[in-house]
RNA sequence: UAGCUCAGUAAGUAGAGCAGGAGAUUCUUAAUCUCGGGGUCGUGGGUUCAAGCCCCAC
Numbered sequence: 001u002a003g004c005u006c007a008g009u010a011a012g013u014a015g016a017g018c019a020g021g022a023g024a025u026u027c028u029u030a031a032u033c034u035c036g037g038g039g040u041c042g043u044g045g046g047u048u049c050a051a052g053c054c055c056c057a058c
Stems, first nucleotide, its partner, number of pairs: 003018004012049001021035004042058005
């Protein structure tokens, strides 16, 4: 660091849960089950072939 709470330990294609969306079931709501989406990581620089990860400033 996704709307929220957090993983990401050795730098090598960014993940989970919850929430929200669609569908199934249900007289309806709720509950349950299934599916799919969503972030380039506070901002700006630096190092490096490569930065969420190292360094600097705010």

Predicted 3D model of a 58-nucleotide RNA (transfer RNA) from Podarcis muralis. The coordinates come from a structure-prediction model, not an experiment, and the mean pLDDT is 82. NCBI's taxonomy places the organism under Eukaryota, Bilateria, Chordata, Euteleostomi, Podarcis. It matches the Rfam family "tRNA".